[in-house]
Molecule: FMN riboswitch aptamer (RFN element)
Organism: uncultured Dysosmobacter sp.
RNA sequence: UGUCUUCAGGGCGGGGUGCAAUUCCCCACUGGCGGUAUAGUCCGCGACCGGAGGCCGUUUUCUGAGAGCACGGCCCCCGCUGACCCGGUGGAACUCCGGGACCAACAGUGACAGUCUGGAUGGAAGAAGAUG
Numbered sequence: 001u002g003u004c005u006u007c008a009g010g011g012c013g014g015g016g017u018g019c020a021a022u023u024c025c026c027c028a029c030u031g032g033c034g035g036u037a038u039a040g041u042c043c044g045c046g047a048c049c050g051g052a053g054g055c056c057g058u059u060u061u062c063u064g065a066g067a068g069c070a071c072g073g074c075c076c077c078c079g080c081u082g083a084c085c086c087g088g089u090g091g092a093a094c095u096c097c098g099g100g101a102c103c104a105a106c107a108g109u110g111a112c113a114g115u116c117u118g119g120a121u122g123g124a125a126g127a128a129g130a131u132g
Stems, first nucleotide, its partner, number of pairs: 001132007013027004028115002030104002032045004040102002049079003053075006060068003084100005106118003
């Protein structure tokens, strides 16, 4: 460095209001991957969404080579994308300990969703292994 295989996301329980809410209110519960003193909140990455480009296939139009439209597949780039403080220990921690906070794509829904349903038996950061 090539090829292949496997794996790769958790959480609504109780009460209240209401005809109706796992969606509202109170309490509760959850935390992908790499880096770094052990991290949902630091740095970077991934999933969703928007856009540009390349390659391949199919169809079709024009045709001298070839080019264009549409659809599908693959690759790649850009954009977008949430949230933390105080005290303690220490050489070193926004990562540990103590305390108090905060955040969580899109679509759906009889009523507003981090926790339900769906795209997703998908994709993927990456992890492990096999092999040349």